Context: one part of a larger RNA
Molecule: large-subunit ribosomal RNA, domain I
Organism: Gemmataceae bacterium
Order: sequence, then C1' cells, then structure tokens
RNA sequence: GGCGUGUGGGGGAUGCCUAGGCGCCAGGAGGCGAUGAAGGGCGUGGUAGACUGCGAUAAGCCCGGGGGAGUCGUCAAACAGGCAUUGAUCCCGGGAUCCCCGAAUGAUCGCACGCUGAAUCCAUAGGCGUGCGAGGCGAACCCAGGGAACUGAAACAUCUCAGUACCUGGAGGAAAAGAAAGCAACCGCGACUCCGUGAGUAGCGGCGAGCGAAAGCGGAUCAGCCCAAACCGUCUGGACUCGUCCCGACGGGGUUGUAGGACCGGACUGCCUUCGAUGGCAGGGAGUUAGCAAACUUUGCUGUAGCAGAAGUGUUCUGGAAAGCUCCGCCACAGAGGGUGAUAGCCCCGUAUGCGAAACGGCAAAGUCUCCCGUCCGGCUCCUGAGUAGCGCCCGUCACGUGGAAGCGGGCGUGAAUCCGCGGGGCCCAUCCCGCAAGGCUAAGUACUCCCUGGCGACCGAUAGUGCACUAGUAGCGCGAGCGAAAGGUGGGAAGAACCCCUGUUAGGGGAGGUCAGUGAACCUGAAACCACAUGCCU
Repeated sequence: GGCGUGUGGGGGAUGCCUAGGCGCCAGGAGGCGAUGAAGGGCGUGGUAGACUGCGAUAAGCCCGGGGGAGUCGUCAAACAGGCAUUGAUCCCGGGAUCCCCGAAUGAUCGCACGCUGAAUCCAUAGGCGUGCGAGGCGAACCCAGGGAACUGAAACAUCUCAGUACCUGGAGGAAAAGAAAGCAACCGCGACUCCGUGAGUAGCGGCGAGCGAAAGCGGAUCAGCCCAAACCGUCUGGACUCGUCCCGACGGGGUUGUAGGACCGGACUGCCUUCGAUGGCAGGGAGUUAGCAAACUUUGCUGUAGCAGAAGUGUUCUGGAAAGCUCCGCCACAGAGGGUGAUAGCCCCGUAUGCGAAACGGCAAAGUCUCCCGUCCGGCUCCUGAGUAGCGCCCGUCACGUGGAAGCGGGCGUGAAUCCGCGGGGCCCAUCCCGCAAGGCUAAGUACUCCCUGGCGACCGAUAGUGCACUAGUAGCGCGAGCGAAAGGUGGGAAGAACCCCUGUUAGGGGAGGUCAGUGAACCUGAAACCACAUGCCU
C1' cells in the first nucleotide's frame, strides 16, 4: 500500500406511517355588490413575532336556542390577572359595531317628471332639481360582436387547422332555441331542446388533404300563449268651412290557414234585477315559470346547533403496556370506521335505530286572495305586421369551396301583392301538396362546478400526490408582466436528562438518573458512496 472482516463516523436511500392531495358519485347551492362587494392596508391581546379571529364596542358586544364543566384561539410552555352550576368557554340563528384603500362615488351614465332656457318667433339644443336604476367582482358552463397562426395538404396559394385559441359585450342558474310563411311525398307528421340510430351514408372537395348533413326511426321531457290591425269608447292636443276630421294616450275588442277576426242581422242558459243579456249571483277554469299580476295565513316535510343509543374493563401466559394467546361469558336493526401503551363488537368516540328548533331559510299542499271564460247560422268585403317580401350587384352562413345553387342573414340599389292574396317543396315552369313572413313570451328534458354536506376508490404516500401535508403563491428572483422553491415522523408518556467529571467552558464528551429501548431533541427505520480505528492475509 492492497484485499477482506469488525466497530464507529458520515449520509439520508429504503421500509412503515399520514396531518395533505387526486378522481368519482349523490344531494345542496348556483351568486356577492352604492344598505359599499371581491380583494387588500393598518390596527386590535397584560405578552415581541407569525397564523386565525375581529374592527377604535377591535381573539370581541347584545338577544334567542343548544350544551353542561371547566375556561381566557394556534405556533407555545410558563407567568400575571380574570370568568364559570346565578350555567362560563364552546356550537347554531338573529342583531349591533364595522378605521383606511378598493366599482370607490361629494363622481359618471340611463330613464321619468318638474322648472328653466340660446343662436331664432314658436320651438329645440343646453342648464337645474327630484325620484328610480346602473357601474365592480366571480371557477366552468351559455349567447352574441370580432377573430389568428403554427399545423395538415409529405412544398404551397384555394382548402385545412377553425369560427378553434384569443379579445370584447351580455345574461342566467342554467343559457340558447321554441309553437311552422316547417318537414314530407301523393302516405303522412305536427313547437323547441338533448341522446341513440340513420351514417362516415347523401353530398361537398386544388374531387387533393380533408369536410360531412337531413328526413325518418327509437328514446328523454313534454305546454302552450300574448300583442299589432279592423271596430267601439274616453281623454289631451291640433286643423278648420264649428261639427266634423287628424295625431297621440288609455280602456274594450281580437289573435288565425280544414283561414281567422271586425261590422250588420238572427238563434241558444239557472236565479235576481232591469224597458232591455244592463248589472250581479250562480256555473266553469286558472294562478305566482309563460299565458295580467301582488300578498298573507295554516299545516307538513326539510336545512342551519344537537340528543338518546346494547353488550366483559372476566381469566391464564408473554410483555414496559393487552386490544395478542388460553379458558369462559354477553350484545347485535349496532361485527362501518377511528382511538386507546401491540391486533378491542361488549374501554372511549361512534355505528344500526329513534328523537330534536325559540330564530332564520328552502319545498309542498290547502285556504284567503287574484285573474280569466260563450256557441252557431247568414250577409257584407273592413282588417290580418312595408321601404317589408321579391329582384340586381357584392358578401356571409347553411356539410354545400359559384356550382344547375335553392333556403337563411347582411351592405348598396330597386321595390310588390292584400285572401280571387302571399311564401315554400334545392336553378326554372306547370300540376299538386304544405304553410301564413315582415311583433313578442314560454317550464321540462340539456351544459357546467369557484362553493357546502355525505359517501366511495385494483388513486398517491413526502423526488409521489396540488406549486404548497410544514410561516406557500411564502422565502427568493425579476424594472415589470411574471417566475417560484426547499422544508413531514423523539417517545406510550417529556419521564426533554437533577447532580458529578473532562475541557480550548452557551460546543462536545464521560458518569449518574429516567426509559422496554444504543428513542437524546442535527431525535423512527438508518442502505450506498466517502472517512477513521482495530484486525487477518498478501506484498
């Protein structure tokens, strides 16, 4: 010096664990905000800091309910001083307080009304006041206005990616759509939405890459309505030839395609009233999601605290400790699960089951209440959504890229008909069929999960699982937008090592004591690299 072995150091792998995550299911909730939100700043304790709570009434104040012995939140022990069976702390409901910033507002905008009031006579613009409303935040879902590129086409331009990402506006618990100017095919269907199928079909396509329906059928869920107009009436205003006309507001009427309605005439209902169907009652129907719209009461169920809840602290052995083992019992609508000094149905919390609300919510039903309601026949030809439909040019969207290109929507231009009418059935024409545009509302079935409750997992187990199991969006980095960690485990119990000794004196070590323990705080286990000492062999 090498190899090996042993004992240590060093290091923190591995095993075990879980306080935290991840995913899913069911139910709930689906908003908060000028009565000042979300989010912050600064304060607030007898105590320096951080977290949590709270707001100058500041880890809290008041009331109601629950609960029943300790308690003054956590890191975090001690001290000081308090509170509490005259019911504290704690939990739930309601209320009070609630600094400063933040939409942040003593503002701005919109609507209505009133007053005022230019150029400019009337008027209008503008101004002022009052009242009401809005504004901002929020995970995804939804609708709308804008809208890429990489990529694919083995290059690339039409095309694709994709109406995706992204930006903006808006809304709701869902949104959107929705009661046929629809489909269909000579048979028929009967709002919309969603799922399956039809079907990778019919088609579209530098007929490349690729894109890609619909009807029908099977299901989910089901719900239909209101205006405008004709006509009648009331009122304000206006015009004028003064008894008509016009504008507007309001009330009645009316709402559809086998056309419907208005107007005129006629027929038809139980009672009361009346000249009279004039009015009322009766009758029928509906209702707080549309169909007009507001509220109250009662009852029940339910949410936000909780309560009761069976049966061994038997025995032997081991052990520091029994829940293990042995031998006997018991309960069970409860042998889910967790804890307890190792593995407990009967020790503790629970579990099955059964109960519980003064207050504030939710749901349902009933009642009060509120609202609505004729049918038929004949005549007449008054009404039935206009700068609309259609058409031309140019686009967009429809699976459909201009194609024979319909349908739907838009810009510019042009511009109808009025029920003997109008639109559609994929150029166009005819026949036939289907429907009635140019106004509006509409639950359910469907989408989503920031959040709450419960449950589950051939999900993770600290380099995993969220970035974060811990002071985590912290420390740190960046001018900034933003980027963004590491870091868990003594022990059953602190019993956290009195006292003594060494010493370079808050380190470290040796005794002693405690402990089952070589568990000593740089603390469970404690691998390897690496280091030291001892030793065997070789040189």